[in-house]
Context: one part of a larger RNA
RNA sequence: UUGGGCGUAAAGGGUGUGUAGGUGGUAUAAUAAGUUAGAAAUAAAAAACUAUGCUUAUCAAUUUCAAAUUUCUAAAACUAUUAUUCUAGAGUACUAAUAAAGAUAAUGGAACUUCUUGCAUCAGAGUUAAAAUGUGUUUACACAAGAGGGAACCCCAAAGGCGAAAGCAAUUAUCUAAUUAGUUCUGACACUGAGACACGAAGGCAUGGGUAUCAAAUAGGAUUAGAGACCCUAGUAGUCCAUGCAGUCAACUAUGAGUAUUAAAUGUUAGAUUUAAAAUCUAAUGUUACAGCUUACGCGUUAAAUACUCCGCCUGGGAAGUACGAUCGCAAGAUUAAAACCU
Numbered sequence: 001u002u003g004g005g006c007g008u009a010a011a012g013g014g015u016g017u018g019u020a021g022g023u024g025g026u027a028u029a030a031u032a033a034g035u036u037a038g039a040a041a042u043a044a045a046a047a048a049c050u051a052u053g054c055u056u057a058u059c060a061a062u063u064u065c066a067a068a069u070u071u072c073u074a075a076a077a078c079u080a081u082u083a084u085u086c087u088a089g090a091g092u093a094c095u096a097a098u099a100a101a102g103a104u105a106a107u108g109g110a111a112c113u114u115c116u117u118g119c120a121u122c123a124g125a126g127u128u129a130a131a132a133u134g135u136g137u138u139u140a141c142a143c144a145a146g147a148g149g150g151a152a153c154c155c156c157a158a159a160g161g162c163g164a165a166a167g168c169a170a171u172u173a174u175c176u177a178a179u180u181a182g183u184u185c186u187g188a189c190a191c192u193g194a195g196a197c198a199c200g201a202a203g204g205c206a207u208g209g210g211u212a213u214c215a216a217a218u219a220g221g222a223u224u225a226g227a228g229a230c231c232c233u234a235g236u237a238g239u240c241c242a243u244g245c246a247g248u249c250a251a252c253u254a255u256g257a258g259u260a261u262u263a264a265a266u267g268u269u270a271g272a273u274u275u276a277a278a279a280u281c282u283a284a285u286g287u288u289a290c291a292g293c294u295u296a297c298g299c300g301u302u303a304a305a306u307a308c309u310c311c312g313c314c315u316g317g318g319a320a321g322u323a324c325g326a327u328c329g330c331a332a333g334a335u336u337a338a339a340a341c342c343u
Base pairs, nucleotide, nucleotide: 003315004314005313006312007297008296012311014199015198016197017196021192022191023190025086027084028083029082030081031080033079034078035075036074037073038072039071040070041069042068051062089189090186091185093183094182095181096180097179098178101176102175103174104173105172106171107170108153112149113148114147115146116145117144118143124135161168162167204245205244206243207242208241209240214238218234219233220232221231256310257309258308259307260306261305264288265287266286267285268284269283270282271281272280273279292299293298316343317342318341325336326335327334328333
């Protein structure tokens, strides 16, 4: 390489948009590139096969088929190309409905914390398994009132919803995107997608703000044989905002995207039809389960079933997702990615 695979054994790219490429609905006509049929030509030797000859044997000579390539003739179903056509795929517009989808701005209450004031026959409060460090007569803690500040949004809340994924939850407004259903129009405009581009949790980096809470580091107190930990008292980066960088994760449904087909049962969300309710259907989201699949576990119309198209990836374990090189990055590091050797 071929073959076989990728939920858990090695293996699905973190997610999307999309270029090249690959693949691709209905009907008619034309062409004849692929395709099919026939004919002809080409055929180095050695090797191989069949037959013959010779030989103890090695061996020597001759002959044949198929495939392949080229040329010519024919066919027109399929693929392709060209022209026209259709509406079932796809999309446009409008109407209706839905939702924590995104961005920006404004507003709100609860809690927390800081400060100020008041109250008094105040001395503890806090913490823990128990304590101690720390805190408090410069009046803490508790209670009441007022002022400031930053972050997060109780209930509703659900196996619920939305988003490509990451993710998204106080309220209101504006702007942007989406899905579902119906009608309209376009008429294959589609699917996938190497490179490319965009987005991408937490933590981290740069600059400038902000800093209530929590809290790596750090300090102290305990515990302990020791304690660089678990527990406690403090506490800085960070956590928040703006603008950039970074580009990773058990980025998981450990399950790539699309299309079609294939028993049922039972919830939930949104809608449609029809109605007293029920019921049925569509889209989505769950749980069981037949056939089928799977080594098994299990999957099972949201497939890991049955098929097709396209992409990514795997090939014993370690060395190693490492070295070297290259690209990117301010750095941290990321991406790409071996071998010797051991077994």
The part of an RNA shown here (small-subunit ribosomal RNA, central domain) has 343 nucleotides and comes from a tailings metagenome. The RNAcentral record of the full RNA draws on SILVA.